c-di-GMP-I riboswitch aptamer from Desulfosporosinus orientis, 115 nucleotides, folded computationally.
It matches the Rfam family "c-di-GMP-I riboswitch aptamer". Its family is annotated with cyclic-di-GMP binding in the Gene Ontology.
RNAcentral records the identical sequence in 2 taxa.
Model confidence (mean pLDDT): 78 of 100.
[in-house]
RNA sequence: GUUCGGUUGGAGCAAACUUCGCGAAAGCGUAGGACGCUAAAGUCAUGGGUCUAAGGCCCGCCUGAGAGAAUAUUACUAUACUCUUCAGACAGGUUAUGAUCGCCAGACUACAAGC
Numbered sequence: 001g002u003u004c005g006g007u008u009g010g011a012g013c014a015a016a017c018u019u020c021g022c023g024a025a026a027g028c029g030u031a032g033g034a035c036g037c038u039a040a041a042g043u044c045a046u047g048g049g050u051c052u053a054a055g056g057c058c059c060g061c062c063u064g065a066g067a068g069a070a071u072a073u074u075a076c077u078a079u080a081c082u083c084u085u086c087a088g089a090c091a092g093g094u095u096a097u098g099a100u101c102g103c104c105a106g107a108c109u110a111c112a113a114g115c
Base pairs, nucleotide, nucleotide: 005115007113008112009111012037013036017032018031020029021028022027035102042108043107044106046105047104048103049100050099051098055095056094057093058092060090062088063087064086065085066084070079071078072077
């Protein structure tokens, strides 16, 4: 001098909650605040886990429109029912491209003194 481990000290970060703002939401930012963390509660979404579902897909119900058959009618037309197609609203399921580093792991960086 470098690396690793641990000790002491000085710093540091900032949960819940509240204000304002962003977002479909999860959540994030800002100001206050301190649950806790301690060399990484510093940075990175790389792997896993977890959270959310705007949009997509599936499905149910309701409403509307079109077509066909049936009945009544001379016919126009009307009626309720069934099937099929399309659209819309609501509910459910599924799915990150969204989020979480104070969930775990990994990567990078990292005060002073002395052991």